[in-house]
RNA sequence: AGAGUUUGAUCCUGGCUCAGAGCGAACGUUAGCGGCGGGCUUAACACACGCAAGUCGAACGCGAAAGGGAUUCGUCCCCGGUAGCGUGGCGUCCGGGUGCGUAACACGUAGGUAAUCUGCCCUCGAGCUGGGGAUAACGUUUCGAAAGAGACGCUAAUACCCGAUAAGACCCCAGCGACUCCGGUCGCAGUGGGAAAAGAUGGCCUCUCCAUGGAAGCUAUCACCUGAGGAUGAGCCUGCGGCCCAUCAGCUUGUUGGUGAGGUAACGGCUCACCAAGGCAUAGACGGGUAGCUGGUCUGAGAGGAUGAUCGGCCACACUGGCACUGGAACACGGGCCAGACUCCUACGGGAGGCAGCAGUGGGGAAUAUUGGACAAUGGGCGCAAGCCUGAUCCAGCGACGCCGCGUGAGUGAUGAAGGCCUUCGGGUUGUAAAGCUCUGUGGGGAGGGACGAAAACGGUACGGAACAAUACCCGGUGCCUUGACGGUACCUUUUUAGAAAGCACCGGCUAACUCUGUGCCAGCAGCCGCGGUGAGACAGAGGGUGCGAACGUUGCUCGGAAUUACUGGGCGUAAAGCGCGCGUAGGCGGGCUGGUAAGUCGGGUGUGAAAUCCCUGGGCUCAACCCAGGAACUGCAUUCGAAACUGCCUCGCUAGAGUCCCGGAGAGGGUGGCGGAAUUCCCGGUGUAGAGGUGAAAUUCGUAGAUAUCGGGAGGAACACCAGUGGCGAAGGCGGCCACCUGGACGGUCACUGACGCUGAGACGCGAAAGCGUGGGGAGCAAACAGGAUUAGAUACCCUGGUAGUCCACGCCGUAAACGAUGAGCGCUAGGUGUUGCGGGUGUUGACCCCUGCAGUGCCGCAGCUAACGCAUUAAGCAUUCCGCCUGGGGAGUACGGCCGCAAGGCUAAAACUCAAAGGAAUUGACGGGGGCCCGCACAAGCGGUGGAGCAUGUGGUUUAAUUCGACGCAACGCGCAGAACCUUACCUGGGCUAGAAAAGCACGGAAUCCGGUAGAAACACUGGAGUGCUCGCAAGAGAAUCGUGAUUCAGGUGCUGCAUGGCUGUCGUCAGCUCGUGUCGUGAGAUGUUGGGUUAAGUCCCGCAACGAGCGCAACCCUUGUCCUUAGUUGCCAUCAUUUAGUUGGGCACUCUAAGGAGACUGCCGGCGUCAAGCCGGAGGAAGGUGGGGAUGACGUCAAGUCCUCAUGGCCCUUAUGUCCGGGGCUACACACGUGCUACAAUGGUCGGUACAAAGUGUUGCGAACCCGCGAGGGGGAGCUAAUCGCAAAAAGCCGGCCUCAGUACGGAUUGCAGUCUGCAACUCGACUGCAUGAAGUCGGAAUCGCUAGUAAUCGCUGAUCAGCAGGCAGCGGUGAAUACGUUCCCGGGCCUUGUACACACCGCCCGUCACACCAUGGGAGUCGAGUGCUCCAGAAGUGGCUGUGCUAACCCGCAAGGGAGGCAGGUCCCCAAGGAGUGCUUGGUAACUGGGGUGAAGUCGUAACAAGGUAGCC
Repeated sequence: AGAGUUUGAUCCUGGCUCAGAGCGAACGUUAGCGGCGGGCUUAACACACGCAAGUCGAACGCGAAAGGGAUUCGUCCCCGGUAGCGUGGCGUCCGGGUGCGUAACACGUAGGUAAUCUGCCCUCGAGCUGGGGAUAACGUUUCGAAAGAGACGCUAAUACCCGAUAAGACCCCAGCGACUCCGGUCGCAGUGGGAAAAGAUGGCCUCUCCAUGGAAGCUAUCACCUGAGGAUGAGCCUGCGGCCCAUCAGCUUGUUGGUGAGGUAACGGCUCACCAAGGCAUAGACGGGUAGCUGGUCUGAGAGGAUGAUCGGCCACACUGGCACUGGAACACGGGCCAGACUCCUACGGGAGGCAGCAGUGGGGAAUAUUGGACAAUGGGCGCAAGCCUGAUCCAGCGACGCCGCGUGAGUGAUGAAGGCCUUCGGGUUGUAAAGCUCUGUGGGGAGGGACGAAAACGGUACGGAACAAUACCCGGUGCCUUGACGGUACCUUUUUAGAAAGCACCGGCUAACUCUGUGCCAGCAGCCGCGGUGAGACAGAGGGUGCGAACGUUGCUCGGAAUUACUGGGCGUAAAGCGCGCGUAGGCGGGCUGGUAAGUCGGGUGUGAAAUCCCUGGGCUCAACCCAGGAACUGCAUUCGAAACUGCCUCGCUAGAGUCCCGGAGAGGGUGGCGGAAUUCCCGGUGUAGAGGUGAAAUUCGUAGAUAUCGGGAGGAACACCAGUGGCGAAGGCGGCCACCUGGACGGUCACUGACGCUGAGACGCGAAAGCGUGGGGAGCAAACAGGAUUAGAUACCCUGGUAGUCCACGCCGUAAACGAUGAGCGCUAGGUGUUGCGGGUGUUGACCCCUGCAGUGCCGCAGCUAACGCAUUAAGCAUUCCGCCUGGGGAGUACGGCCGCAAGGCUAAAACUCAAAGGAAUUGACGGGGGCCCGCACAAGCGGUGGAGCAUGUGGUUUAAUUCGACGCAACGCGCAGAACCUUACCUGGGCUAGAAAAGCACGGAAUCCGGUAGAAACACUGGAGUGCUCGCAAGAGAAUCGUGAUUCAGGUGCUGCAUGGCUGUCGUCAGCUCGUGUCGUGAGAUGUUGGGUUAAGUCCCGCAACGAGCGCAACCCUUGUCCUUAGUUGCCAUCAUUUAGUUGGGCACUCUAAGGAGACUGCCGGCGUCAAGCCGGAGGAAGGUGGGGAUGACGUCAAGUCCUCAUGGCCCUUAUGUCCGGGGCUACACACGUGCUACAAUGGUCGGUACAAAGUGUUGCGAACCCGCGAGGGGGAGCUAAUCGCAAAAAGCCGGCCUCAGUACGGAUUGCAGUCUGCAACUCGACUGCAUGAAGUCGGAAUCGCUAGUAAUCGCUGAUCAGCAGGCAGCGGUGAAUACGUUCCCGGGCCUUGUACACACCGCCCGUCACACCAUGGGAGUCGAGUGCUCCAGAAGUGGCUGUGCUAACCCGCAAGGGAGGCAGGUCCCCAAGGAGUGCUUGGUAACUGGGGUGAAGUCGUAACAAGGUAGCC
């Protein structure tokens, strides 16, 4: 620090996802040790049991039992004034827990308190006096199950009460001084008033009394009272700060203020009475939701974001709600009262309780520990103290929950062991890894030693000091003694053994790490992209590897990456995003100058910013984690001093912004009224007759009742041709005949006036096309709806004929548009060029006008700059600035709910669940278009002949079959593989056989090989007999080569599967003219350029131009053949001349033909015209041939997962007495039918008979086979000749000559069938070809549709060859005869180039929309129904404070001799307030619901075809 993912590729926008860090975690697998931390995040759910707050006998009263001792047996003594009970004091308000509530002065921070309190503690001052009456415990007794309660009686105090004394401590009145924030405060001091106290313990007798000694007293200490001050703690008030929702916009009656009173420690509506009507709020009141706040913690570069466990500060709470008492402090966690819910006890009458203390239990939950030890330390309460209490605390236990540290060994060790895995079979890898050898001992086990934490305090003792009468007491220091839960723990020493101690995740990319096997869109994986349909590096296993390591992964959550809410640090023309436009309120921002001020701003000082944490330095545990000390920091707030540039405020004055006066012209700016002509329609009349109208074509419609057409007249409504223009005006919507009136704005000129008066603008208000709504008019034309006619598969459309709202006017609503420049408004700055509108200036001119120039508008082009690109570019989308509005992935959705507006339609505001991994913008290359331009092709057209109809042949589909083997399927499968299925072929079927196999290599044994029989059998095969030995080496024995048989084994074999694993070969686009590269240049890039353009060509052929210059594969040429000539050579070829013959037969010749070798020839070379001076085109000459002469071979980059595993080769899979192999027979030849390709025909341009002529190219020894003979013929006999320019096949046929046939299903046609034959072959039944005789079918030129061909071509005629024993209508070739037509490129098909559009890229056989049907999901409405919260009204009123009362009761004080009375008090009563509860009525929110609405999702459902191309009616709002 980034990466993956939208596309064929690219750039951008934009979301999703990942890599990092963290956690009070949980889950899975695994697990050796220790240290330090940390451990109910959920049910503030309910709790059994134990403990968590007591202490003081030096405040006071009572006062045991048990035990021991003594005893005279009555009792006494000790323990002991002990335990215990109670009064009293202090504490229980601390400490500990939890986070329910709380959006608040609750918290944080900084202040205020002159508006306050403060027990215990400290300092200073002054005191501590005289009396009195009760009461608990206790005793007796009553009630009760209990809890407990009552009555009577006794008693003490540091309990209670009264009195004395007392200070400006308090109150009333009055005074002086100082300070002040002007409210008041402080100091001094006067009269009057009321207000204190408690003792306990130790010691001592100097004074007094009793006289060992004690009391009073003194003294010390601890208490007590009062005052001042301090410290600490607390209360109250204020500024500022920190959550969400505006779909919460208005809230408030003690409310806001005042006066007075009450109340409080204290200010205050805190409370009450009266008076006034205020107070709060868009800087967010009120309401709703959520939440303890903070120091900090996590993350981050930071700014921020998230969070508030552990530790610290504050707050709140203690079963729920209310209430007060006590107290210095509480409205009190382990106190009280009441109400409620719950639990428990009960004798049913009543009672008891509150773990959100520590443990623990149940429950909830993914999930969180022991009913442990100790007060040794630290701290707290009480006490003079000893001490007691302390689940605070310190420790231990449990769990890898986290962080940190250590270990599981180290060295050596190559036959690179074995085993595993892979393998190209060679090897590689696991791997120095192991074993083996040599060591070590952290840790574990055994044994031994053994802490720090402890320093005191206190007490005891010795010494010292002050005071004193004092050697007590007290104070201080020193020495000694005493104290450890953890724990026999840490640590140390010694001994022993490599021994007990490694896993988890991952390995397609991101992201480090690869192979095999299994599986076969199954099982499964997955964070995103995505893997899996038979070769899966992605599933599962294995081997290997990578990462981390006592852990490793997964899940959840937070921050980061995310500049993806953008303060730092984003955007808004087209990606999401500028309000339709204006006016203007609040607010924000604002020209130049002078002086002042000091709020902002800047600097210095001071205070604070607790500690801990983070950071730095140092130190302590062996290190680290952890801990300690010091420093720095805490970016903040407050206060004070200073500065005065900038902003603010005040002030003086300025004119450049803004505005006003005056002059001038332009304009569809707005409103009202009037006027005009053209046209449509209708009405009337005339002329006139059969049609008109309409369309792609028609029909509906109108018309003989007279239409259309035409002429004249009239009515009525709406709109204003030409002018008219990227011309004008307006803020926008919008505005168009002419005239008049009313009226707004802008502009030009002048430079007089005002003096910043300005800009923007949340809300608010106004305007606002069309359609629509209301009321009333109007209605010619047009025209939703509707009707009819067409079109169509349908046609609720497009087209046509009609036609109502509406369109028009008036008034009132609506308030939206692709209301667009998809571009908010203002201001300043930043090259130009060229139009145009309005006004002006200058020179010249009579003038039009031209040139230069200024301002305002409106267009085009273009630089810099900007932009993702397209593009924008002084009319910015540039550079700056001010203000407003808006955006944050797609869908759901501009929808639901709520609110506001509207008569309605609807508008404005505006979500969520759920779902997807994209949705988008611009540009690029292709492909495509029922887009365009140019061009080509037997593509159409023009022609000729066919196919489609018939019969037959042949191939295919289908069907059939035991099998009808397999492949090929639009063109580019179908007379194709098959250049030839009777057996064979043959792969198929049936049956019979073989199993190292029919063929192959190696080994062993035997026999050479080979040939001829026999038996059974359908044959294969099985059994068996006979003949017979060769070649090479070697002296022989023997060995070897080749071949046959047998045997074992490594193996053979497969036309079995996969052409979608492949090679090779082939088809096709297409013999179309294209396809690319290097360098350069342009572009962010994909890419472009070159290859486009102007010409030209069959051609990317060539020329010219050009940021391109060159090059390659294609084109062309080179090759073959054919057409002319020449040379060479003449046998088997030829014969002009000479001779000869039946015959080039022979002699002869090589001139000619021909043969086959080599050359020549054609190149737009020449001439003319056209063309750009070019390329080239047109015409001509010459020439056998003329513009690639004809034909062939030759097939670029690529496309179709095209075809072929059955030619061959080959990976993988499968079969192995069978899917291999051999044999007999059958089948591939079937036959209702459909299609393709052919043959023969339908006849007279013919058929038939007779005669007669002319080829080319081939082929032949397992062959072609002549003459001659036989047969009607197929053919047979025969065998000459020929290894071929010699001989044969071999007859060419159409043609020509002549005869017959005469339009008929025929003398056409030949299918079919019968009989008889021929040939081949082992064999023609299934199933050959041919011959003769006989038979004589369909068919009379072929529907829709469709094919071939442009010249030696089509058509027509025969011949040859391959295959082959035989079989040709097929195929491959050969020659003979030999046409017609092409105006032309509109249309069909295919193709090339350029351009355009695109939502296509599997590329139009594309993409894609909506309804319906089915399944699932979330959601809105919904008669209702069930909760929760809350407002208001009313009822009710426990406990309790307060007020009033207090007839009942009453110790202290007063009066009184007493009785009694008074003061005061208590119970009770009553009033106000008030919790729970009840009733009614609203509001908010949630659950659920018959039914219902749309939405989303879901490989192969239905219907259509809306959109993307001109998407076939341009699309969209």
Molecule: small-subunit ribosomal RNA
Organism: uncultured prokaryote